RNA sequence: GGCAACAUCCCCGUUGGCUGGGCGGACCAUCGCAGCGAGCCAACUGCCACC
Numbered sequence: 001g002g003c004a005a006c007a008u009c010c011c012c013g014u015u016g017g018c019u020g021g022g023c024g025g026a027c028c029a030u031c032g033c034a035g036c037g038a039g040c041c042a043a044c045u046g047c048c049a050c051c
Base pairs, nucleotide, nucleotide: 001050002047003046004045010037011035013044014043015042016041017040018039019038020036022033023032024031025030
């Protein structure tokens, strides 16, 4: 630089937020759940694995 080497096939660094989905409860309003293999933003970690 801007990447994710590290991962019990591959992909996947962490946290938070936004948009839009899934599942469940409710069915007026709305609440909860999680590897949501969807996108975006911010901060942080790691890095010569790669240039």
A computed fold for a 51-nucleotide RNA from an Acidobacteriaceae bacterium, annotated as nadA riboswitch. The sequence was found by an Rfam model in a public genome assembly. It matches the Rfam family "nadA riboswitch". The family's RNA type in Rfam is small RNA. NCBI's taxonomy places the organism under Bacteria, Pseudomonadati, Acidobacteriota, Terriglobia, Acidobacteriaceae. The model forms 100% of the base pairs in the Rfam consensus.